RNA sequence: AGCAGGUCGGGCGGUCGCUUCCGGUUAAUCCCGGGAGAGGAAAGUCCGAGCUUUCAAGGGCGAAGAUGCCUCGUAACGCGAGGGGGCCGGGCUCGAAAGAUACCGGCUACGGACAGCGCCACAGAAAAUAUACCGUCCGGCGCAAGUUGGAUAAGGGUGAAAUGGCGGUGUAAGAGACCACCGGGUCGGCCGCAAGGCUGAUCGCAUGGCAAGCCCCAUCGGAAAGAAAGGCCAAAUAAGAGGAGAGAGGCUGCCCGUCUCAUUCGAUCCUCGGGUAGGCCGCAUGAUCCUCGUGGCGACACUGGGACAAGAUAGAUGGCCGCCGCUUUCGGAGUAAAAUCCGCGAGUACAGAACUCGGCUUACAGACCUGCUUGA
RNA sequence: GCGCCCGUAGCUCAGUAGGAUAGAGCGGCGGUUUCCUAAACCGCAGGUCACAGGUUCGAAUCCUGUCGGGCGUA
Numbered sequence: 001a002g003c004a005g006g007u008c009g010g011g012c013g014g015u016c017g018c019u020u021c022c023g024g025u026u027a028a029u030c031c032c033g034g035g036a037g038a039g040g041a042a043a044g045u046c047c048g049a050g051c052u053u054u055c056a057a058g059g060g061c062g063a064a065g066a067u068g069c070c071u072c073g074u075a076a077c078g079c080g081a082g083g084g085g086g087c088c089g090g091g092c093u094c095g096a097a098a099g100a101u102a103c104c105g106g107c108u109a110c111g112g113a114c115a116g117c118g119c120c121a122c123a124g125a126a127a128a129u130a131u132a133c134c135g136u137c138c139g140g141c142g143c144a145a146g147u148u149g150g151a152u153a154a155g156g157g158u159g160a161a162a163u164g165g166c167g168g169u170g171u172a173a174g175a176g177a178c179c180a181c182c183g184g185g186u187c188g189g190c191c192g193c194a195a196g197g198c199u200g201a202u203c204g205c206a207u208g209g210c211a212a213g214c215c216c217c218a219u220c221g222g223a224a225a226g227a228a229a230g231g232c233c234a235a236a237u238a239a240g241a242g243g244a245g246a247g248a249g250g251c252u253g254c255c256c257g258u259c260u261c262a263u264u265c266g267a268u269c270c271u272c273g274g275g276u277a278g279g280c281c282g283c284a285u286g287a288u289c290c291u292c293g294u295g296g297c298g299a300c301a302c303u304g305g306g307a308c309a310a311g312a313u314a315g316a317u318g319g320c321c322g323c324c325g326c327u328u329u330c331g332g333a334g335u336a337a338a339a340u341c342c343g344c345g346a347g348u349a350c351a352g353a354a355c356u357c358g359g360c361u362u363a364c365a366g367a368c369c370u371g372c373u374u375g376a
Numbered sequence: 377g378c379g380c381c382c383g384u385a386g387c388u389c390a391g392u393a394g395g396a397u398a399g400a401g402c403g404g405c406g407g408u409u410u411c412c413u414a415a416a417c418c419g420c421a422g423g424u425c426a427c428a429g430g431u432u433c434g435a436a437u438c439c440u441g442u443c444g445g446g447c448g449u450a
Stems, first nucleotide, its partner, number of pairs: 001373008010324007018037007039350001043361002046359005051226005065220004069083005084110001085108006093100002111216002116214002118210003133156002135152007164182002167179003183205001184203008230281004240272005247261005288307004293302003325348004330343004377449007386402004395433001404420005426442005
């Protein structure tokens, strides 16, 4: 310096405010004193749950959808941990080389392509159907160039991909036609919980790729809505129901007077339920956090001890000032060059709870720790 | 909060059961024509297919994750 993982992500003081709780205290507010007050992602809303309401509810099949090597963890998951296989890189050893391989690191959406359908441009003879352009070999014709009938798929050529690879035997030339090794299929043995690994026998083994195309298989799977869920209390006005009811109201505090409304199709008064505004709960003790120990490779689990840690509702958690820390431009000192020191400035990330958890993803100046690699 | 859709040239749009130089109209630039302009005709330029990663021989198209915009509903 780089990579990977983890932790933190400014400090102190003053002052002016905001939300909330407790006390001083009250009928209540104001006021006074004290306490508490954003995050690792509070974000995206991508998965999994809790909670609530409605519908359906006895079980099964299972549509849509999701997931997809195995095992474990977890309340659960599409999340996490460990392992297996594959690919890539480094690298020890063997080897003439090609290559094989101990070991290390990284990546991995990794079920099924003889259940079916679909697609595979251009090039190429041929792209999944049994096919032959050049070529090779044999026969016929021909003086020859060549032509014709067959054999072949080793070589060339095309392509991203060409019908197992490679070496030999064999042959007219060839070919798993036959043989050794490697690869593959089937069956068995041993090891492993399993994925799978090692090994033996057997089959000469045409039938490719794409399932992040449809699909098949396995697993999961009541549906929908979401804190504006949902529950409780409950003004004013109007309408409604029940009861009383002959008066009620204004000028006017009272009397007189006068005006308006009403007199059984009911003025006015009382009561009631529904329910709007508004308020309270939901709403902060929970799959909670910190820590010691134990078990486990690990994710994680368990025992003991301790802690209680924002709750706004148009949305509080902030503004300003001073000092310090960190980074840095410029100037000066210093030096061989640096390191370092001084001064004036500038900057100090991403970002703000809104019902609550567990994950994932994304954003993030800088600092510290651990491991690995490399350089001086 | 929940559900859904879109992003392709300066603008408006094609192209999305993958196939190579990604097209069209308008606009821009140059030329022809004209005394000049318009119209007409000919030619040219202009694209990180929003971004990143992956699947594949091959991606605008398929998958995953971001970014931006829009619609519906209470």
This is a predicted complex of two RNAs, RNase P RNA and transfer RNA, with 450 nucleotides together.